[in-house]
Molecule: Bacterial RNase P class A
Organism: Acidimicrobiia bacterium
RNA sequence: CGAGCCCACCGGGUGACCGCGGAUCUCCGAGGAAAGUCCGGACUCCACAGGGCAGGGUGCUGGGUAACACCCAGGCGGGGCAACCCGACGGAUAGUGCAACAGAGAGCAGACCGCCGAUGGCGUCGCCUAAGAACGGCGCACAGGCAAGGGUGAAACGGUGGUGUAAGAGACCACCAGCGCCCCGGGCAACCGGGCGGCUGGCAAACCCCACCCGGAGCAAGGCCAAGCAGGGACAUCGAUGGCCCGUCGAUCAAGUCCCGGGUAGGCCGCACGAGGCGGUGAGCGAUCGCCGUCCCAGAUGGAUGGUCACCGGGGCGCGCAAGCGCCCUACAGAAUCCGGCUUAUAGGUGGGCUCGAAAA
Numbered sequence: 001c002g003a004g005c006c007c008a009c010c011g012g013g014u015g016a017c018c019g020c021g022g023a024u025c026u027c028c029g030a031g032g033a034a035a036g037u038c039c040g041g042a043c044u045c046c047a048c049a050g051g052g053c054a055g056g057g058u059g060c061u062g063g064g065u066a067a068c069a070c071c072c073a074g075g076c077g078g079g080g081c082a083a084c085c086c087g088a089c090g091g092a093u094a095g096u097g098c099a100a101c102a103g104a105g106a107g108c109a110g111a112c113c114g115c116c117g118a119u120g121g122c123g124u125c126g127c128c129u130a131a132g133a134a135c136g137g138c139g140c141a142c143a144g145g146c147a148a149g150g151g152u153g154a155a156a157c158g159g160u161g162g163u164g165u166a167a168g169a170g171a172c173c174a175c176c177a178g179c180g181c182c183c184c185g186g187g188c189a190a191c192c193g194g195g196c197g198g199c200u201g202g203c204a205a206a207c208c209c210c211a212c213c214c215g216g217a218g219c220a221a222g223g224c225c226a227a228g229c230a231g232g233g234a235c236a237u238c239g240a241u242g243g244c245c246c247g248u249c250g251a252u253c254a255a256g257u258c259c260c261g262g263g264u265a266g267g268c269c270g271c272a273c274g275a276g277g278c279g280g281u282g283a284g285c286g287a288u289c290g291c292c293g294u295c296c297c298a299g300a301u302g303g304a305u306g307g308u309c310a311c312c313g314g315g316g317c318g319c320g321c322a323a324g325c326g327c328c329c330u331a332c333a334g335a336a337u338c339c340g341g342c343u344u345a346u347a348g349g350u351g352g353g354c355u356c357g358a359a360a361a
Base pairs, nucleotide, nucleotide: 001357002356003355004354005353006352007351008350009349010348012312013311014310015309016308017307018306020029021028022027031332035343036342038341039340040339041338042337043218044217045216046215050246051245052244053243055214056213057212058211059210060074061073062072063071064070075089076087077086078085079084090209091208095207096206097203098202112150113149114146115145116144121140122139123138124137125136126135158176159175160174161173162172163171177200179197180196182195183194184193185192186191222269223268224267225266231260232259233258234257235256237251238250239249240248276295277294278293279292280291281290282289283288313330314329315328316327317326318325319324
């Protein structure tokens, strides 16, 4: 200097004038995602937030956290020269199922092309003989053997090399991958290394099995006040916040539930002091946690947080030796109960660390 990887932050500023909302005496007022509503909770109500079935979620290990499908560290697998990034991460020996077509055969396998083919059979040749037989060679076909080679296919019953065989084959051997059991060593563990063993398909983000977890509804939750109207019917057993069962509790001639109909839609609370922000310090590889100090940083309700002017900041293009001048642009986007995450969108800028390549000293 070039190309990359990871992390953090900013994402407009100042002044004047005008216009808003909330507090109360002088201040504050839309984000890193406020978005998506995908997870987890706080909080509120339902007496059962008791048990179970069905249903749903997660899925390597150890930590963090209020909790999580999140975050951190590690393991294994994959990608990349690397820094780093990704995860479809329990089980195929409980069972069921799937793999079109092609192919002999797709897991109780299988013979299309092939390889071997003894004895016996057929043919031919040699030897021998008077002729033949016997013996030997070659060829062909059958009975039978093989699944190693070729082909089909995304995938073919572990791979490579040998021994062995009529020809082969984990039949046997060496090494490798996978699997299993036991033991030894390291590690909290997932796992890693070693030894032994027999010889061994894939898919569970297919149904399923296993382990762990899960009451329901949601701020339009839920309370208070004021105002207003018009009640009627059904249920003997009914009701209790997804479905069903058990248990428990409540009510008992209408409490309650359901159906039809009428009235109301106003005001207040909930409503922001928080699993809070910032600074320092200690522990820890880290996520994070402890301690000390400091601050209060929106609370609307047809819905505020804005408009105009001027200057500046940032980016791009053109001109110019330069100073500078001119023009254009300035992202994604707007709180509504709140918080912790994840995902998606994002013009441009700043800082730090690391990897690779080239050059120079």